[in-house]
């Protein structure tokens, strides 16, 4: 030094060939139930989709550089 995969809520993930509101599941916080927990129910909070730029009328999605994790593979010893 090449090639490749992977980033999305605190964790684990989905997100259909770009298209109008970004979700699920566990957690977390209120509340109903309970003599009280748990465990159920019901209602909330929580993201600027890894960064910057490009491209489009629209970008989580398509491009380019970087960045962080991961496997191959090559070179030195």
């Nucleotide at each position: 030094g090449g090639g490749c995969c992977u980033u999305u809520a605190g964790c684990u993930c989905a997100g259909u060939u770009g298209g109008u509101u970004a979700g699920a599941g566990c957690a977390c916080u209120g509340u109903g139930u309970u003599g009280a927990u748990a465990a159920c129910g019901c209602a909330g909070g929580g993201g600027u989709c890894g960064a910057u730029g490009g491209u489009u009328c629209a970008a989580c999605u398509c491009c380019a550089u970087c960045a962080a994790g991961g496997c191959c593979c090559a070179c030195c010893a």
Background: The prediction has a mean pLDDT of 80. Transfer RNA from a Candidatus Goldiibacteriota bacterium, 77 nucleotides, folded computationally. The organism belongs to Candidatus Goldiibacteriota, within Bacteria. Its Rfam family is "tRNA". It is annotated as a transfer RNA. Gene Ontology term of the family: triplet codon-amino acid adaptor activity.